This is a predicted structure of a 592-nucleotide part of an RNA (large-subunit ribosomal RNA, domain V) from Phacus platyaulax. The coordinates come from a structure-prediction model, not an experiment, and the mean pLDDT is 81. The full RNA is in RNAcentral, with records from ENA and SILVA. It matches the Rfam family "Bacterial large subunit ribosomal RNA".
Context: one part of a larger RNA
RNA sequence: CUUGCACUUGGACAGAAAGACCCUAUGAAGCUUCACUGUAACUUGGUACUGAUUUUGGAUCUCUUUUGUGCAGAAUAGGUGGGAAGCUGCGAUUCAUUCCUUAGGGAUAAGAUGAGCUAUCAGUGAGAUACCACCCUUAAGGGAUUAUGAAUCUAAUUGUGUUCCUUAUUUAAUUAUUUAUAGGACAUUUGAUAAUGCUAGGUGGGCAGUUUUACUGGGGCGGUAGCCUCCUAAAAGGUAACGGAGGCGUACAAAGGUUUCUUCAAAUAGGACGGAAAUUUGUUUUAGAGCAUAAAGGUAUAAGGAAGCUUAACUGUUAGACUUACAAGUCGAGCAGAGACGAAAGUCGGUCUUAGUGAUCCGACGGUUCUGUAUGUGAAGGCCGUCGCUUAACGGAUAAAAGUUACUCUAGGGAUAACAGGCUGAUCUCCUCCAAGAGUUCAUAUCGACGAGGAGGUUUGGCACCUCGAUGUCGGCUCAUCGCAUCCUGGAGCGGUAGUACGUUCCAAGGGUCGGGUUGUUCACCCGUUAAAGCGGUACGUGAGCUGGGUUCAGAACGUCGAGAGACAGUUCGGUCCAUAUCCGGUGUGAG
Numbered sequence: 001c002u003u004g005c006a007c008u009u010g011g012a013c014a015g016a017a018a019g020a021c022c023c024u025a026u027g028a029a030g031c032u033u034c035a036c037u038g039u040a041a042c043u044u045g046g047u048a049c050u051g052a053u054u055u056u057g058g059a060u061c062u063c064u065u066u067u068g069u070g071c072a073g074a075a076u077a078g079g080u081g082g083g084a085a086g087c088u089g090c091g092a093u094u095c096a097u098u099c100c101u102u103a104g105g106g107a108u109a110a111g112a113u114g115a116g117c118u119a120u121c122a123g124u125g126a127g128a129u130a131c132c133a134c135c136c137u138u139a140a141g142g143g144a145u146u147a148u149g150a151a152u153c154u155a156a157u158u159g160u161g162u163u164c165c166u167u168a169u170u171u172a173a174u175u176a177u178u179u180a181u182a183g184g185a186c187a188u189u190u191g192a193u194a195a196u197g198c199u200a201g202g203u204g205g206g207c208a209g210u211u212u213u214a215c216u217g218g219g220g221c222g223g224u225a226g227c228c229u230c231c232u233a234a235a236a237g238g239u240a241a242c243g244g245a246g247g248c249g250u251a252c253a254a255a256g257g258u259u260u261c262u263u264c265a266a267a268u269a270g271g272a273c274g275g276a277a278a279u280u281u282g283u284u285u286u287a288g289a290g291c292a293u294a295a296a297g298g299u300a301u302a303a304g305g306a307a308g309c310u311u312a313a314c315u316g317u318u319a320g321a322c323u324u325a326c327a328a329g330u331c332g333a334g335c336a337g338a339g340a341c342g343a344a345a346g347u348c349g350g351u352c353u354u355a356g357u358g359a360u361c362c363g364a365c366g367g368u369u370c371u372g373u374a375u376g377u378g379a380a381g382g383c384c385g386u387c388g389c390u391u392a393a394c395g396g397a398u399a400a401a402a403g404u405u406a407c408u409c410u411a412g413g414g415a416u417a418a419c420a421g422g423c424u425g426a427u428c429u430c431c432u433c434c435a436a437g438a439g440u441u442c443a444u445a446u447c448g449a450c451g452a453g454g455a456g457g458u459u460u461g462g463c464a465c466c467u468c469g470a471u472g473u474c475g476g477c478u479c480a481u482c483g484c485a486u487c488c489u490g491g492a493g494c495g496g497u498a499g500u501a502c503g504u505u506c507c508a509a510g511g512g513u514c515g516g517g518u519u520g521u522u523c524a525c526c527c528g529u530u531a532a533a534g535c536g537g538u539a540c541g542u543g544a545g546c547u548g549g550g551u552u553c554a555g556a557a558c559g560u561c562g563a564g565a566g567a568c569a570g571u572u573c574g575g576u577c578c579a580u581a582u583c584c585g586g587u588g589u590g591a592g
Stems, first nucleotide, its partner, number of pairs: 001592008010584003015578001022413004027409002029405004035210005041203008051153005058146008068136001069103001078135005085118003094112002097109001098107003159188003163185004168181002172177001213225003222242001226248006249394001250292001251351002256310007264288001266284005290299002293356001295354003314337004320331003326395001339348003362388007370381002420467001421465001422463003426460001428456006437447002474549001475547003479541001480538005487512003490507006514528005555573004559568003
C1' cells in the first nucleotide's frame, strides 16, 4: 500500500416525518361574546275558531227640542239668504203653578179669562224669535254603529272522581279479588277565556352562517393610510425610506368686480400728561412690512392700504395647450346673450398663487319641445340643474360585522422570526498613544482623568445571507482537542526591591489546574483543602454517546388581566428521548 474480520459513532449539514415554533393565505375548523345578520323557543298585541243575555261610563252619526247679554237701541240682536205680511174660537191677551237662570229673561203641564198679538218707523257694521230655509255653538232626550269595563249563561275544550262498564296485560295473592294503564258512560269543574292556526312587535350565542384591513428592517404593541408647502432631489420634469420640518377637511356678501387715490416696517433726532412701547414732526430707508390661514414662490407700476358705484361669486360655447397608464386635474384667447364699473381705451366667467376633498350605484327636490308596452291618460324612466357619504383604511368589496385557540388543521415560506453559522463590531474584553493629576518632593515603582488609536470575535445587539419536503434547544455526565490575553510550576527586567512576602512588565502552553452544601442551573454564595483551584475557542465541543432537572404540546391549580372563550420571559404538580451502521474517519487484530 491492497484486502478481510471485530468494534466505535466524529462526519456524510446521515435516516425517519412536504417543521407542530414563527410568518403568509381576502385557507379551514373548534370555542366565546355587550361583533354582524338570521333563527328554534318564550312572550305581548291583533285576527280566525267565537255564540247569547244584562249593565256602567264613553266616542261618532242622526232625529226632536233647546242655548247665544260689548256700546247704542223698547231689549239677552248667534250667522246667511228669502220675505211684506205672519199667528189666532183647533183659543190671542192677562192672572196664578212648577222648572232653569246672578239679575233680567226663557221653557213647561193642568186651570181661569175670552179677541187680539207681532212686523215695516228711529238707532246699529249687521233688522227682526213677524214667518220660512240652511248652518255654527251649548245642553237634554230618543235611535243606530262602535270600542271598552263588570257580571251571567251554555257548546266544544280543560281538570277531578273509593261512581259504573269494556279491554288486555301487570303486581300481590291464590281462583275470589286488589293495584296500575287505556277507552267509554255518568257526576262535577272550567269556559267564549284557554288551547290551536295566521300575522305584527319584543326577547333570544339555545342554535346557525360569516366578518374581524393593509404598510411594517419577522410578527405583535405603537404609529401611519387622502390633500397642501419646503428640504432630501444630484441647477429641466420626475424620484424612495416607520427620512427631516410644518399645515388642511375652512373662511369672506366683502376679505368679490370695477374706477380713482395712496405707500410700508424699523432706526434716529425732537415733542404736555406719555413711560421700552399710544398719537405726532423731520431725516435715513427697495421693502428689512403687509398680503384671512402652513410653507414656498411672488409682489411697491403693486397682488398691500382706502373711498365711490356695484354683483362677471353670470348663461350658452370653445380654438389651442399643460399634466397624465386610466379615471381625474389645470390653464385658456375667441364667439353669442344679458350685465357692472369707467369720459374712454378697457377690465370683470370670484378671492396674489399653490390645500379646504370623494367615483359609481341608490334616493330626494325643481325643470323639461324626450319615451309612454293595443289606443287615450298615467305609473315609471330618460335628459338638464341641485342635494344626501370622517364611503378619513379617503380609486370608496356590504345598507349591515368583534374576539380566542397550548384542542387545533391545511397550503406554503428560509421571500420572514426563535438556535447555530456568516457579515458587521455600536456594545463588550484586552492593548497602545497623549499625560492633567495622585504618589511628602517626583507624570510614567504603582495608579491614571479628559481625550485619541487599535486588536480580538468569548457578551448584548444590528443585518436577514445557507438551512422551515426539519441544521434537536439549556445544564449535567463521559470523552476530549486547540489558543494564550499564564492560575501553579520554570527563567528574567524594573521597583516607592533590607529580609520574608509583594507590585508590575517580558519570555514560556511541557505538565498540572480539588472535594463538598443550596439552586435545573451556566453563573453565584458558603464550608474545607491545595503549588494552583486560569480565561477562552471547538454548531454557547460532545443527545445515530447517556441523562431529561429547566425551557417548550395536550391534564390541573394559584395570583393577575379579560364581560367571556382564554392569556401571562408569573408561579406550581404531572408529562413516550427511535434506530440491526451503507460510505468516509477512528481503534484492535489477521492475510497478501